[in-house]
Context: one part of a larger RNA
RNA sequence: CGCACACGGUGGAUGCCUUGGCAGUCAGAGGCGAUGAAGGACGUGGUAAUCUGCGAAAAGUCUUGGGAAGCUGAUAAACGAGCUGUGAUCCAAGAAUGUCCGAAUGGGGAAACCCACCUGUCACAAGACAGGUAUCUCAUAACUGAAUACAUAGGUUUUGAGAGGCGAACCCGGGGAACUGAAACAUCUAAGUACCCGGAGGAAAAGAAAUCAACCGAGAUUCCCCCAGUAGCGGCGAGCGAACGGGGACCAGCCGAGCGAUAUGAGUUAGUGGAAGGCUCUGGAAAGUGCCGCCAUAGUGGGUGAUAGCCCCGUACACGAAGACGAUUAUCGACAUAUUAAGUAGGACGACACACGUGAUAUGUUGUCUGAAGAUGGGGGGACCAUCCUCCAAGGCUAAAUACUACUGACUGACCGAUAGUGAACCAGUACCGUGAGGGAAAGGCGAAAAGAACCCCGUUGAGGGGAGUGAAAUAGACCCUGAAACCGUGUGCGU
Repeated sequence: CGCACACGGUGGAUGCCUUGGCAGUCAGAGGCGAUGAAGGACGUGGUAAUCUGCGAAAAGUCUUGGGAAGCUGAUAAACGAGCUGUGAUCCAAGAAUGUCCGAAUGGGGAAACCCACCUGUCACAAGACAGGUAUCUCAUAACUGAAUACAUAGGUUUUGAGAGGCGAACCCGGGGAACUGAAACAUCUAAGUACCCGGAGGAAAAGAAAUCAACCGAGAUUCCCCCAGUAGCGGCGAGCGAACGGGGACCAGCCGAGCGAUAUGAGUUAGUGGAAGGCUCUGGAAAGUGCCGCCAUAGUGGGUGAUAGCCCCGUACACGAAGACGAUUAUCGACAUAUUAAGUAGGACGACACACGUGAUAUGUUGUCUGAAGAUGGGGGGACCAUCCUCCAAGGCUAAAUACUACUGACUGACCGAUAGUGAACCAGUACCGUGAGGGAAAGGCGAAAAGAACCCCGUUGAGGGGAGUGAAAUAGACCCUGAAACCGUGUGCGU
């Protein structure tokens, strides 16, 4: 040094576990904000820090209700000081307080800071307290006031109301790419996608035919399945891609469908009751074994020293609200009930939307220029004309069927189980990196119970270890379940 066996060290795989995730189902809710939000800063405890809660009335104050014998949130124990059957802590509802920043709104500003003014009350004064002072829009009133004499527009101010900002997706509108594909590339495609902006709602949008159809008829809109990858469009390339009609979901019509008040009070927001088991054996421990029982509108689930219908919490079922919210229903009240749409329809030119790239191209929209008719009228039926049929533009509203889930509750999973599952099971959008936009981790497990090792010894009043003790177990000792491999040893044997 190698091989073998035994025993270790290191390491943290594997197994088991789950407080966390992921994906759904059914309900709820679909907003918060100048009555100052979302999000923060700084404070706040008998306490140094962090989290949670709260706001100078500061882990809290008041009221009402529930509930009950303990309580003063967590890491985190001890001590101290207290509270509590005159009902605390805790839970629900309502109210009060609510520093500073932040739309931030008196002015400023390098957010959490600086500097003001006005009014009122108290006060001799200094000062204290309370309220107000942003901008825009609309309304109101006053003053003022052009071209232009009167006036009007405009301006300034008073008073009142509203708005502003945030929020996951869904929705409508205004703008709007490129990579890519076409095996290059320019029309085309990607795609009206991504992205930016504006706006709204719990949904939004659309919507009661100047619609289709085809000589038969249908009868608003929206969504789904067909029709159909059809008819078409297309450097007729790549690709794009209907409608009629049929079957379903839902149905509603109209000219404020609603609004307000009162009553009603399903349900929601704390809770309450809630059946039935003993002995024996093994064991550290019984829920396991054996024996004999019981309940079940309850054998979902979780916990308890191993696997419990009958030990605990629950579950089925039944019941419950002072207060707050509130579906539904009823009554009453006040309001509303338009009146047929002209610089329009149409035309020319240029564009765009329609599956339709200008094409033989209808239809819709409109930047420029034009420009009717008036129901004896007008639009459409895919160039255009006639006939026929059908509808009535240039005003407006409208539930449901449809889309989505930041959020709340209950439940589910041939979903994950710590290199998985969220980036994050753990004080994670943290530590750390970056000027910044931004990027972004690692890190779970003693035991049933801390019973977390009194005391003794070695040692530097160490680290660490040896005894002793606890425990079922300490090779479960806090670097703590299991403890693989790589890697490193010790002992024995053999080989060289």

Model confidence (mean pLDDT): 86 of 100. The part of an RNA shown here (large-subunit ribosomal RNA, domain I) has 496 nucleotides and comes from Parendozoicomonas sp. Alg238-R29. The source organism's lineage runs through Bacteria, Pseudomonadati, Pseudomonadota, Gammaproteobacteria and Parendozoicomonas. It matches the Rfam family "Bacterial large subunit ribosomal RNA".